[in-house]
Context: one part of a larger RNA
RNA sequence: GGAUCUUGUAUGAUCUGGCCAAAAUGGUCUUUACCGACCCGUCUUGAAACACGGACCAAGGAGUCUAACACACACGCGAGUAUGCCGGUGGAGAAACCGUCAUGCGUAAUGAAGGUGAGUGAUGCCAACCUCGGGGCAGCAUCGACCGACCAUAGAUUUCCAAUCUAAGGUUUGAGUAUGAGCGUGUUUGCUAGGACCCGAAAGAUGGUGAACUAUGCCUGAGUAGGGUGAAGCCAGGGGAAACUCUGGUGGAAGCUCGUAGCGAUACUGACGUGCAAAUCGUUCGUCGAACUUGGGUAUAGGGGCGAAAGACUAAUCGAACCAUCUAGUAGCUGGUUCCCUCCGAAGUUUCCCUCAGGAUAGCUGGGACAAUUACGCAGUUUUAUUGGGUAAAGCGAAUGAUUAGAGGCAUCGGGGCCUACAUGGUCUCGACCUAUUCUCAAACUUUAAAUUGGUAAGAACCCGGGCCUGUUCUUAAUUGAGGCGUCGGGGCUCAAUGCGUGUCCUUAGUGGGCCAUUUUUGGUAAGCAGAACUGGCGAUGAGGGAUGCUCCUAACGUCGGGUUAAGGCGCCAAACUGCGCGCUCAUCAGAAACUACAAAGGGUGUUGGUCCAUCCAGACAGCAGGACGGUGGCCAUGGAAGUCGGAACCCGCUAAGGAGUGUGUAACAACUCACCUGCCGAAUGGACUAGCCCCGAAAAUGGAUGGCGCUUAAGCGCGCGGCCGAUACCCGACCAUUGAAGCGAGAGUGAGGCUUCAAUGUGUAGGAGGGCGUGGGCAUCGUUGCGAAGCCUCUGGCGUGAGCCUGGGUUGAACGGUGUCUAGUGCAGAUCUUGGU
Numbered sequence: 001g002g003a004u005c006u007u008g009u010a011u012g013a014u015c016u017g018g019c020c021a022a023a024a025u026g027g028u029c030u031u032u033a034c035c036g037a038c039c040c041g042u043c044u045u046g047a048a049a050c051a052c053g054g055a056c057c058a059a060g061g062a063g064u065c066u067a068a069c070a071c072a073c074a075c076g077c078g079a080g081u082a083u084g085c086c087g088g089u090g091g092a093g094a095a096a097c098c099g100u101c102a103u104g105c106g107u108a109a110u111g112a113a114g115g116u117g118a119g120u121g122a123u124g125c126c127a128a129c130c131u132c133g134g135g136g137c138a139g140c141a142u143c144g145a146c147c148g149a150c151c152a153u154a155g156a157u158u159u160c161c162a163a164u165c166u167a168a169g170g171u172u173u174g175a176g177u178a179u180g181a182g183c184g185u186g187u188u189u190g191c192u193a194g195g196a197c198c199c200g201a202a203a204g205a206u207g208g209u210g211a212a213c214u215a216u217g218c219c220u221g222a223g224u225a226g227g228g229u230g231a232a233g234c235c236a237g238g239g240g241a242a243a244c245u246c247u248g249g250u251g252g253a254a255g256c257u258c259g260u261a262g263c264g265a266u267a268c269u270g271a272c273g274u275g276c277a278a279a280u281c282g283u284u285c286g287u288c289g290a291a292c293u294u295g296g297g298u299a300u301a302g303g304g305g306c307g308a309a310a311g312a313c314u315a316a317u318c319g320a321a322c323c324a325u326c327u328a329g330u331a332g333c334u335g336g337u338u339c340c341c342u343c344c345g346a347a348g349u350u351u352c353c354c355u356c357a358g359g360a361u362a363g364c365u366g367g368g369a370c371a372a373u374u375a376c377g378c379a380g381u382u383u384u385a386u387u388g389g390g391u392a393a394a395g396c397g398a399a400u401g402a403u404u405a406g407a408g409g410c411a412u413c414g415g416g417g418c419c420u421a422c423a424u425g426g427u428c429u430c431g432a433c434c435u436a437u438u439c440u441c442a443a444a445c446u447u448u449a450a451a452u453u454g455g456u457a458a459g460a461a462c463c464c465g466g467g468c469c470u471g472u473u474c475u476u477a478a479u480u481g482a483g484g485c486g487u488c489g490g491g492g493c494u495c496a497a498u499g500c501g502u503g504u505c506c507u508u509a510g511u512g513g514g515c516c517a518u519u520u521u522u523g524g525u526a527a528g529c530a531g532a533a534c535u536g537g538c539g540a541u542g543a544g545g546g547a548u549g550c551u552c553c554u555a556a557c558g559u560c561g562g563g564u565u566a567a568g569g570c571g572c573c574a575a576a577c578u579g580c581g582c583g584c585u586c587a588u589c590a591g592a593a594a595c596u597a598c599a600a601a602g603g604g605u606g607u608u609g610g611u612c613c614a615u616c617c618a619g620a621c622a623g624c625a626g627g628a629c630g631g632u633g634g635c636c637a638u639g640g641a642a643g644u645c646g647g648a649a650c651c652c653g654c655u656a657a658g659g660a661g662u663g664u665g666u667a668a669c670a671a672c673u674c675a676c677c678u679g680c681c682g683a684a685u686g687g688a689c690u691a692g693c694c695c696c697g698a699a700a701a702u703g704g705a706u707g708g709c710g711c712u713u714a715a716g717c718g719c720g721c722g723g724c725c726g727a728u729a730c731c732c733g734a735c736c737a738u739u740g741a742a743g744c745g746a747g748a749g750u751g752a753g754g755c756u757u758c759a760a761u762g763u764g765u766a767g768g769a770g771g772g773c774g775u776g777g778g779c780a781u782c783g784u785u786g787c788g789a790a791g792c793c794u795c796u797g798g799c800g801u802g803a804g805c806c807u808g809g810g811u812u813g814a815a816c817g818g819u820g821u822c823u824a825g826u827g828c829a830g831a832u833c834u835u836g837g838u
């Protein structure tokens, strides 16, 4: 300090009754401002989607019933049980009382069948119970026995065949026995068959109805301006000996021509296109005496017709009409599938399938039980011991295979040269080859060889010792031993650490399209590509942060209040320092935070650092000034070449120094200049490389994005140090629910499905389980109602986490409700749902 108990005092939540009051702190509507905030349903790895369904309202609208089976639970009886007639008793009345039977399942199995045909076993673990040592239920495990089948053997009986009986066996087998457990009813769940949760085909079959449209044939009718061209035949005249021919007429033929009606339908791709019209209108166009147009009648019918053939037409239907039926056809496919809360909670993997849009199977999940619960058991952990492995690495002066370079060698082999007696001679050389080295490699190389990782063990079913029995395989000279089994005696339970509490069984839905990230990894030029492994996530999941975002970072969530942090931030938008200290950076395209929304090679005398090498008070570098000579116009070449077109060479002298010449220049010289030397000056200078920021490299289509504004000793980049802000995370408190634990526990009856305290936990799609709300109807019971039932309206108020319920007021006018139980055509936002309305 707390808890409990008792007593006392104080306060007065709550409950009940009474009185007063009607608007507020309650309710609702509208407007404005700030913050958050994408449209539901659905398939999907993934939807706010430029994926699909959805204008609005009302009513209707989808896991049902039957049978069989399985598990579980409840109840009745129990070696039986249930059903069914029938008979009897009994008050006049039998569903219920009594009784005999029959049938189903069960009470015995096994074998293809003839057939034959089982009963208290042992050990280990263990509950109850009792004298703490016994005791051993159910059950589990391991042995043995029995029955049937199978295999093999022996004996007995009957005269043989053959049959019967008995006995001892077997590493064989059964859905068996081993002091029965079933039968019936009900309920939930699951599977199957049925229309089988609801709606939906393209098809298939049977029987009919159609040729009023249209196709074709036949029969019988009807219709078709006006011109043009001018066949045959005929006439006249001319010519001719004749055959015949010429000219002019006449004539009026033709699947001829122009063109009207008619029939058709080319173009405008015109009009119209909720039309005049489910094929029309205008202009234009084709044909127009015939294979013409047309009325009526008649014939051909659905795998059939008809077809100058287009799969055209067959009643707005034709690559097989229409109507009815089989039929609620089937669909592994699409869509939809209706109230609430609480608890648990997945899978996209294995194997098989005419399997790849699907199933079965195992896995993962829920529910239910049983046996125990401190005995020991268990473990995505560690340690110790032991064992498995051939990856990473390493190695190639180790094997295999590849591979660079020289060096040494010379027996042998090959090529080439020289000497040459042409010899398996000599000699030189290039290789092969040998030796010791050297360079570089390997998924299908390896001596070596990790890390990580797999198995086993860490005790009582153990350890030690003795004896007996067995000993066919192995072993021994051996019944000797190894090994095995049972038994006796001794030891003794401390048997690595840590954490947790379990183990076993029954039944079971969904799933079986996955996707992403770090790391490892295969194919591929690569991919927001395809395929694997470990782990973690998303899917199924919100919250804070990354401006935005399925998967990244923080962190997982009951309802509230307070505090503290995480990731990430702190100029303003926008909560929190225009904080502190030190550097860097100026961009006429600056920069500004992982995943991540890009830039490279290569450059820069932009600036800042660094490294190395040079020069320098014996005076460098830069600047100004002076000199820059002679042999010599070197040699060759050339038309010419004198330092300077070109080629080779590149000395000597004098000097402080001066190249057989760095450029300008000339036809060639000249002239100027540079290297080099010196004077003045007086302190640093030159080069190469490197890396920070910045710049170049750097071009695209609507105007645009460090998130925006904007920011320059930053509000940028790189370091360091404080403070603060910041989640549904953490801590504390209150309440709700769930789970667990402990305790209490009826004094007239019922009542435990109760009461008290404490602790922990609370995400969730598919899916499972539990508990509730609401609707129609039956029965029982208790009630309301013309002093107003139900319904409807309502900004009346209240209760419940919620489905919902109660209550006030208004309207209205005749029925309705609570509780218990039974029952079901029982709950709508979606189905291009159905019908009606707007």
Stems, first nucleotide, its partner, number of pairs: 039054004055838006065194003069190002072187006080105005086099003109116002121143005129134002145177002147174003150170002153167006197336002200333001204326006215300009226258003229254001233250007262287003267283002270281002302318001304314002339772006349362001351360003363511002366507006376501004381497002383458006393448001394446002400442003405437001407435003412432008462491005469484002474481001514538004519533002522530002543554003558735007568725003571709003577722001579721006591711001602696003606693010623680005629653003635647002659674001663672002736762009773827001775824010791811004797806003
Background: A computed fold for an 838-nucleotide part of an RNA from Strombidiidae sp., annotated as large-subunit ribosomal RNA, domain II. The full RNA is in RNAcentral, with records from ENA. Rfam family: Eukaryotic large subunit ribosomal RNA. Rfam links the family to the GO terms structural constituent of ribosome and ribosome. The family is grouped with related families in Rfam's "LSU clan".